[in-house]
Molecule: transfer RNA
Organism: Uncinocarpus reesii 1704
RNA sequence: GGGGUCAUGGUCUAGGGGUAUGACAUUCCCUUAGCAUGGGAGAGAUCCGGGGUUCGAUUCCCCGUGACUCCA
Numbered sequence: 001g002g003g004g005u006c007a008u009g010g011u012c013u014a015g016g017g018g019u020a021u022g023a024c025a026u027u028c029c030c031u032u033a034g035c036a037u038g039g040g041a042g043a044g045a046u047c048c049g050g051g052g053u054u055c056g057a058u059u060c061c062c063c064g065u066g067a068c069u070c071c072a
Base pairs, nucleotide, nucleotide: 001071002070003069004068005067006066007065010024011023012022018055026042027041028040029039030038048064049063050062051061052060
């Protein structure tokens, strides 16, 4: 220098056109004498940035940035 894959709550992750799923963590309640386990409820992501297409973009296209990887 060129090719490929990826970027989503604090962490890991699902979803690939109609406002985002689950787990762990966290907060509250129940259960206990108390703790753990278990059950219930809540908060938490404008989906890496910019532009384009579209009635509508996290999703499709382009350009960046970053990570991983392959070739030279």